Context: one part of a larger RNA
């Protein structure tokens, strides 16, 4: 220079009470304002204790500070079913032998490797902080033991390949049908009415909810079955495939939402009530607990890449089904009891906790995303919820 610039989005604060040495800034209440395809909720990456409670205010916080994601101490993350592993493979990587003059080289068998395939849990309650993990209720999967009974032992029950076959198994666009979530309205249930200009009515407010599983097997979609023969599928095959014949054209069968019943004599539930605290509003804990029905609208979700169309022609492997090869003397079993390993799980996550040197107007995959108006996830207002951007 200069007590100058600046104090990081112009969404906005005000009052009262409390705490305290100290309050514009902390807490509580009542108003006001802002977001609401977000500035709400869930979750991945990443971070790593930032989570909760108690005690603090030197420094950190662009002011203040009794407050904090700061300091100190204590506490907190519970799984057969959620995600990953004890399953599978993709790109890619490693790689016995092998190739190569050599290489930290290439690459076979083999292996690793999810962002994909397979795979058994839902509802409610609960903590200061965890919950599909704890508790309650109702389930499911794999395995073990006991077991009435049934079947079988060369007339072979049952298991069943590391082998064969099927399946898994896949693009994009379009339109339609059937549903559901959800929403709105009516009905129903409970509550309200003081004071003020009126309001006991066709008034106002709140609520009207329930899963997985099990049973049934529907809308819808797919032509299907039987017999005989055969060069094929590196051996075999009753399986697959190919050919022919016959029978049906709507059944059977396969796939498949949803509804209905059960689950549920349960849970939830507006509210009512008792006690404690408080000046009151009200809060906490305990007990009790009504109605819980119908109509309309209706998805971007489900049936389902199912159907139709198109050309650019749209992963693999395992689980699974079946066939033999082979093994083979036990096998199945209502019901009952028992067992079920390792890792993650707190919290932030369009952000003050991640990436940007900062408590930075930037960046950050995926899911849900209500109401009025509207073609709409635009835009304006708003619910739940969150916030008023630390002078």
């Nucleotide at each position: 220079g200069a007590g100058u610039a600046u104090c990081g989005a112009a969404a906005a604060g005000a009052a009262a009470g409390g705490u305290g040495a100290g309050a514009a800034u902390c807490c509580u209440u009542u108003c006001c304002a802002c977001c609401g395809a977000a500035a709400g909720c869930c979750c991945g990456a990443g971070g790593g204790u930032u989570c909760c409670u108690g005690a603090g205010c030197a420094a950190c916080g662009a002011u203040c500070g009794u407050c904090g994601a700061c300091u100190c101490a204590g506490g907190g993350u519970a799984a057969g079913u959620c995600g990953g592993g004890a399953c599978c493979u993709a790109a890619g990587c490693c790689g016995a032998g092998g190739c190569g003059a050599a290489a930290a080289g290439c690459a076979u068998a083999g292996g690793c490797g999810a962002u994909g395939g397979a795979g058994a849990g839902c509802a409610g309650g609960u903590u200061g902080a965890a919950a599909u993990u704890c508790c309650u209720g109702c389930a499911c999967c794999g395995g073990a033991u006991a077991a009435a009974u049934u079947c079988g032992a060369u007339u072979g029950a049952c298991u069943g390949a590391u082998g064969g076959a099927g399946a898994g198994a896949c693009g994009c666009a379009g339109g339609a049908a059937g549903g559901u979530a959800c929403a709105u309205g009516a009905g129903c249930g409970c509550g309200c009415g003081a004071a003020u200009g009126g309001a006991a009515g066709a008034g106002c407010g709140c609520g009207u909810c329930u899963a997985a599983g099990u049973g049934c097997g529907u809308a819808u979609g797919g032509g299907a079955a039987u017999a005989u023969a055969g060069a094929g599928g590196c051996a075999a095959a009753u399986c697959c495939c190919u050919a022919u014949a016959u029978u049906c054209a709507a059944a059977a069968c396969c796939a498949a939402a949803g509804a209905c019943a059960u689950g549920a004599u349960g849970g939830g539930g507006a509210g009512u009530u008792a006690a404690a605290g408080g000046a009151a509003a009200c809060u906490u804990u305990g007990a009790c607990g009504a109605a819980c029905u119908c109509a309309u609208g209706g998805a971007u979700c489900c049936c389902a890449c199912a159907c139709u169309g198109c050309c650019a022609a749209g992963a693999a492997a395992a689980a699974c089904u079946u066939c033999u090869a082979a093994g083979g003397a036990g096998a199945a079993g209502a019901u009952a009891u028992c067992c079920g390993c390792c890792c993650g799980u707190a919290c932030c996550g369009u952000a003050a906790a991640c990436c940007g040197a900062c408590a930075c107007a930037g960046g950050u995959a995926g899911g849900c995303g209500g109401g009025g108006a509207g073609a709409g996830a635009a835009u304006c207002c708003u619910a739940a919820g969150g916030u008023g951007c630390g002078c």
Description
Predicted 3D model of a 391-nucleotide part of an RNA (large-subunit ribosomal RNA, domain III). The coordinates come from a structure-prediction model, not an experiment, and the mean pLDDT is 80. The full RNA is in RNAcentral, with records from ENA, Rfam and SILVA.